This is a predicted structure of a 72-nucleotide RNA (transfer RNA) from Curtobacterium sp. Csp2. Rfam family: tRNA. It is annotated as a transfer RNA. The coordinates come from a structure-prediction model, not an experiment, and the mean pLDDT is 83.
RNA sequence: GCGCCCCUAGCUCAGCGGAAGAGCACGCGGCUUCUACCCGCACGGUCGGCAGUUCGAAUCUGUCGGGGCGCA
Numbered sequence: 001g002c003g004c005c006c007c008u009a010g011c012u013c014a015g016c017g018g019a020a021g022a023g024c025a026c027g028c029g030g031c032u033u034c035u036a037c038c039c040g041c042a043c044g045g046u047c048g049g050c051a052g053u054u055c056g057a058a059u060c061u062g063u064c065g066g067g068g069c070g071c072a
Stems, first nucleotide, its partner, number of pairs: 001071007010024004018055001027041004048064005
């Protein structure tokens, strides 16, 4: 220099046009003499930024930023 992939909750990841969910962690409660395990509930997201397309974008397009892989 060229090509490809990833960026979503504190962490690990789903969701591929009709507007975001799980597990873990954290908090509260139940259970237990207490703790742990287990069970229930709650909290938690301007979906990396900015534009564009669309009635509607996490999802499609452009660009920028960050990370990774390959070829030179």
RNAcentral records the identical sequence in 2 taxa.